Annotation: The prediction has a mean pLDDT of 82. Predicted 3D model of a 73-nucleotide RNA (transfer RNA) from Lachnospiraceae bacterium KM106-2. The organism belongs to Lachnospiraceae, within Bacteria.

[in-house]
């Protein structure tokens, strides 16, 4: 330098016929307990790496760009 893949909640990830952003764990509150843990219920938390474009509508499609991984030279 070239090719491919990855980037979504604090962490691990799902979501690709374009149509309201989700799960588990973690966190907060409550219940339960003598207390803690466990368990149960409720809740908060995300400009989907960034920018531009296409579209009535973009996490999803196109272009550019940043970071990471693998391969080739």
């Nucleotide at each position: 330098g070239c090719u491919u893949c990855c980037g979504u909640a604090g962490c691990u990830c799902a979501g690709u016929u374009g149509g309201u952003a989700g799960a588990g764990c973690a966190c907060u509150u409550c219940a339960c307990u003598c207390g803690u843990a466990a368990u149960g219920a409720a809740g908060g938390g995300g400009u989907c790496g960034c920018g531009u474009g296409u579209u009535c509508g973009a996490a999803u499609c196109a272009c550019g760009u940043c970071g990471g991984a693998a391969g080739c030279u």
Rfam family: tRNA. From the family's description: Transfer RNA (tRNA) molecules are approximately 80 nucleotides in length.